[in-house]
RNA sequence: UGAGCGCGGCCGCCGAGUCCGCGAUCUGCGGAGCCGGGGACCCAAUCACUUUCGCCGGGGUGAAUCGGCGUGCCUGCUUCGGCAUGCCGUAGGGCGGCUUCCACGCCCGAACCCGUCAGCUAACCCGGUAGGCGGUAUGGAAGCGAGGA
Numbered sequence: 001u002g003a004g005c006g007c008g009g010c011c012g013c014c015g016a017g018u019c020c021g022c023g024a025u026c027u028g029c030g031g032a033g034c035c036g037g038g039g040a041c042c043c044a045a046u047c048a049c050u051u052u053c054g055c056c057g058g059g060g061u062g063a064a065u066c067g068g069c070g071u072g073c074c075u076g077c078u079u080c081g082g083c084a085u086g087c088c089g090u091a092g093g094g095c096g097g098c099u100u101c102c103a104c105g106c107c108c109g110a111a112c113c114c115g116u117c118a119g120c121u122a123a124c125c126c127g128g129u130a131g132g133c134g135g136u137a138u139g140g141a142a143g144c145g146a147g148g149a
Stems, first nucleotide, its partner, number of pairs: 010135005018032005033129006043119001057117001058114004066089009092108005098143006
């Protein structure tokens, strides 16, 4: 001097996941805001016929869907299929530090839950309010706005 790590403050990002009050040494209680689910009329759906395949439920939160090419296993071989996993795309989504548009750039494209059951849905009913990250930050235009003179 630099990188990395740890703690605290401040600022910021994904996300509904913030704020207030009363308490408390328990792992709280209540409220506001935000978010999600269930739940009428109406609407949708249902019904009939034909062909083919076949025994594989359906649904929810979320951007996280849908494909292609492999690899391993299920199986001694093969077809179909199933499971796991890698790569390349993709519907869709996020960020670039006031907001919006355009351009450009960088990323995500998961995971979990219900339990045979739920379309929409006013009244009404029931829940959640986590977790995980980062820290000098692209450019143009418009808007707004603060400060200074």

Source information:
The RNA shown here (c-di-AMP riboswitch aptamer (ydaO/yuaA leader)) has 149 nucleotides and comes from Thermostaphylospora chromogena. Of the family's consensus pairs, 96% are formed in the model.